This is a predicted structure of a 348-nucleotide part of an RNA (small-subunit ribosomal RNA, central domain) from a Candidatus Omnitrophota bacterium. It matches the Rfam family "Bacterial small subunit ribosomal RNA". The coordinates come from a structure-prediction model, not an experiment, and the mean pLDDT is 89.

Context: one part of a larger RNA
RNA sequence: CUGGGUGUAAAGGGCACGUAGGCGGUCCGAUAAGCCCUGCCUAAAAUACUCUGGCUCAACCAGAGUCGGUGGUAGGGGACUGCCGGACUUGAGGACUGGAGAGGCGAGCGGAAUUCCCGGUGUAAGGGUGAAAUCUGUAGAUAUCGGGAGGAACACCAGUGGCGAAAGCGGCUCGCUGGCCAGUCUCUGACGCUGAGGUGCGAAAGCUAGGGGAGCGAACAGGAUUAGAUACCCUGGUAGUCCUAGCCGUAAACGAUGGACACUAGGUGUUGGCCCCGCUAGGGGUCAGUGCCGCAGGCAACCCGCUAAGUGUCCCACCUGAGGAGUACGGCCGCAAGGUUGAAACUC
Numbered sequence: 001c002u003g004g005g006u007g008u009a010a011a012g013g014g015c016a017c018g019u020a021g022g023c024g025g026u027c028c029g030a031u032a033a034g035c036c037c038u039g040c041c042u043a044a045a046a047u048a049c050u051c052u053g054g055c056u057c058a059a060c061c062a063g064a065g066u067c068g069g070u071g072g073u074a075g076g077g078g079a080c081u082g083c084c085g086g087a088c089u090u091g092a093g094g095a096c097u098g099g100a101g102a103g104g105c106g107a108g109c110g111g112a113a114u115u116c117c118c119g120g121u122g123u124a125a126g127g128g129u130g131a132a133a134u135c136u137g138u139a140g141a142u143a144u145c146g147g148g149a150g151g152a153a154c155a156c157c158a159g160u161g162g163c164g165a166a167a168g169c170g171g172c173u174c175g176c177u178g179g180c181c182a183g184u185c186u187c188u189g190a191c192g193c194u195g196a197g198g199u200g201c202g203a204a205a206g207c208u209a210g211g212g213g214a215g216c217g218a219a220c221a222g223g224a225u226u227a228g229a230u231a232c233c234c235u236g237g238u239a240g241u242c243c244u245a246g247c248c249g250u251a252a253a254c255g256a257u258g259g260a261c262a263c264u265a266g267g268u269g270u271u272g273g274c275c276c277c278g279c280u281a282g283g284g285g286u287c288a289g290u291g292c293c294g295c296a297g298g299c300a301a302c303c304c305g306c307u308a309a310g311u312g313u314c315c316c317a318c319c320u321g322a323g324g325a326g327u328a329c330g331g332c333c334g335c336a337a338g339g340u341u342g343a344a345a346c347u348c
Base pairs, nucleotide, nucleotide: 003320004319005318006317007302008301012316014201015200016199017198021194022193023192025088026087027086028085029084031082033081034080035077036076037075038074039073040072041071048066049065050064051063052062053061054060091191092188093187094186095184096183097182098181099180103177104176105175106174107173108172109171110154115149116148117147118146119145120144121143125136126135162169163168206247207246208245209244210243211242215241216240220236221235222234223233258315259314260313261312262311263310266293267292268291269290270289271288272287273286274285275284276283277282297304298303321348322347323346330341331340332339333338
């Protein structure tokens, strides 16, 4: 390189937007670049193949024919692709009318609980564990009642539920704002799909500056346990966890399953809408989502199975024995931590 692959064996980029590029619905006309056919030119000889012949055979040699590949030229074809022109509505998008939602950002508000402070009642314990001890408490703790401060998170509702591209999103109210679904079939008329580079978003931890700090709690200290115990358990506790602004750019960033479109039995639950039947209860249909079971089919098996890992088309990413190694070197990025790109010798 070819071929074959990527749920779990090596392999789907964390996610999106989008540049180049690749690919592209239906009909009509035109064209003839791709494409197809034919003639001619070219494709040196040797070699190769077939036949025949010459060395006693063969190798070898000779003759004839052929294959072969590309290119050129002329003529022809018009299905398919392309290009040009015209048209269409089913793909895509818009409009209008409805709908559900922890989608995002900002501001304000609320109650429960923990902790702390003040005051009342009250007295000897409390706390913690397998058992203890460190620890708190007669300077009045724990318990209980009243008042106050402050920070963080929002019980029940809650779901096998919803929303978001992913990361992720959960008290209530208001403001601003993104997307989605259904119905009407009203408008545009292929405006589409994918997407190397690029750009943006991106949990937690970590970093810079300034705030904040209730609870929890790396590090750390002490108490236990133990042969030891730099742990597991206990008492404390700093950074951090929270906010604002700016970095970092990683993850078992997972459905370990890239995106889009089409096709291919059913059954059952659930969320949102619409239509029909029915007095209600309920039943039927349809679209979009989300689960379970399962036919065909697939798979090494497990399992997947209209939410495909089935059957196909298009585009991107990635894999190619294990270790060395996600290391070294170099580049780029970063304040740093480090990230990204990413080998080889050598060994098996």